[in-house]
RNA sequence: AAAUGACAAAGGCAAACUAUUUGAAAAGAUAGGACGCAAAGUUUAGGGUCUAAGGUUUAAUACUAAUGAUCGCCUGACUACCAAU
Numbered sequence: 001a002a003a004u005g006a007c008a009a010a011g012g013c014a015a016a017c018u019a020u021u022u023g024a025a026a027a028g029a030u031a032g033g034a035c036g037c038a039a040a041g042u043u044u045a046g047g048g049u050c051u052a053a054g055g056u057u058u059a060a061u062a063c064u065a066a067u068g069a070u071c072g073c074c075u076g077a078c079u080a081c082c083a084a085u
Base pairs, nucleotide, nucleotide: 003085004083005082012037013036017032018031019030020029021028022027035072041078042077043076045075046074047073048070049069050068054064055063056062
């Protein structure tokens, strides 16, 4: 330096659910809480998925469509702790 990832040590993150809160929604934030995670750190860059504010319509529970959301769905990019082997 690279690979690999122990029933190791140190430290880390935190699903569901609950409360409060933001949002049109999906979902996010904070606190509690741990199902899990060796990149569950960062990035929507490609794909997937979710929503449908907006648009269309006389109107709608209809039609359409991300510029919204998700990196704890996959791939890519960037960065990083530890060390039995």

Predicted 3D model of an 85-nucleotide RNA (c-di-GMP-I riboswitch aptamer) from Oceanobacillus limi.
It was read from a public genome assembly, where an Rfam model found it.
The prediction has a mean pLDDT of 84.